[in-house]
RNA sequence: GCGGCUGUGGCCUAAUGGAUAAGGCGCCUCCCUCCUAAGGAGGCGGUUGCGGGUUCGAGUCCCGUCAGCUGUU
Numbered sequence: 001g002c003g004g005c006u007g008u009g010g011c012c013u014a015a016u017g018g019a020u021a022a023g024g025c026g027c028c029u030c031c032c033u034c035c036u037a038a039g040g041a042g043g044c045g046g047u048u049g050c051g052g053g054u055u056c057g058a059g060u061c062c063c064g065u066c067a068g069c070u071g072u073u
Base pairs, nucleotide, nucleotide: 001072002071003070004069005068006067007066010025011024012023013022018056026044027043028042029041030040031039049065050064051063052062053061
């Protein structure tokens, strides 16, 4: 240089082109407890890497771009 794969809250993982983007961990508050852990209840947190396009509708399809991994000369 060329090709392939991946990119979704702080972390891990879902979501058939059909809508309020779901769950676990985490964090905060409360309950429980003499205290802690465990357990229970509620809550917080997302420009779906970025910029365009297609579509009535895009995390999903298309183009570009960036980053990581990987193959190849």

The RNA shown here (transfer RNA) has 73 nucleotides and comes from Bigelowiella natans CCMP2755. Its mean pLDDT, the model's own confidence on a scale to 100, is 80. It matches the Rfam family "tRNA".